[in-house]
RNA sequence: GGGCCUGUGGUCUAGCCUGGACAUGACGGUGGACUUCGGAUCCACAGAUCCUGGGUUCAAAUCCCAGCAGGCUCG
Numbered sequence: 001g002g003g004c005c006u007g008u009g010g011u012c013u014a015g016c017c018u019g020g021a022c023a024u025g026a027c028g029g030u031g032g033a034c035u036u037c038g039g040a041u042c043c044a045c046a047g048a049u050c051c052u053g054g055g056u057u058c059a060a061a062u063c064c065c066a067g068c069a070g071g072c073u074c075g
Stems, first nucleotide, its partner, number of pairs: 001074007010027003020058001029045005051067005
């Protein structure tokens, strides 16, 4: 240098192929119930402008282009 894959809350992850209005779940966090206290269990809440920029579209996490970061691979 070429090719392929990945990037979504603090962490991991679904959704992407087939665009649709408030982005899913678990762990963790906060508060409450329960408990003598703690743990476990149950309930509620907060937290992501979906890696960056641009394009297409009435509408983009999703499609297109260019970059960035990481991984695999070829020379």
Notes
A computed fold for a 75-nucleotide RNA from Candidatus Methanobinarius endosymbioticus, annotated as transfer RNA. Rfam family: tRNA. Model confidence (mean pLDDT): 83 of 100.